[in-house]
């Protein structure tokens, strides 16, 4: 000196899948716990993500591999939507000065 970039602080978006009778097993960051009266919706929890937006959603009951089964892996994808404000206690940048 700086919200440019890491941070931080408030607020905010988001999903919670498949196999199994059940223990529990897969993959991941994240597959949880309650209510409610309806198979939905709400509330908290913890992970993620917040326009430099691939968190997530729609395409999509879709295409290709692959698995005991699943968006499980991969194109789609320069597609189309998606939810922000502050902050100089720190980190950053400069300049002097002081020690090695």
């Nucleotide at each position: 000196a700086u919200a440019a970039c890491c941070g931080g602080c408030u607020a905010g978006g988001g999903g919670u899948g498949c196999c199994g009778c059940a223990a529990g097993g897969c993959u991941g960051a994240g597959a949880g716990a309650g209510a409610u009266c309806a198979u939905g919706u709400c509330u908290c929890a913890a992970c993620c993500c917040u326009u430099u937006g691939a968190a997530c959603c729609u395409g999509a009951u879709g295409u290709g591999g692959g698995u005991a089964g699943u968006g499980c892996c991969a194109a789609c994808g320069u597609a189309g939507g998606g939810a922000a404000g502050c902050u100089a206690a720190g980190g950053u940048c400069c300049u002097u000065u002081u020690u090695g």

The RNA shown here (TPP riboswitch aptamer (THI element)) has 100 nucleotides and comes from a Peptococcaceae bacterium. Its mean pLDDT, the model's own confidence on a scale to 100, is 79.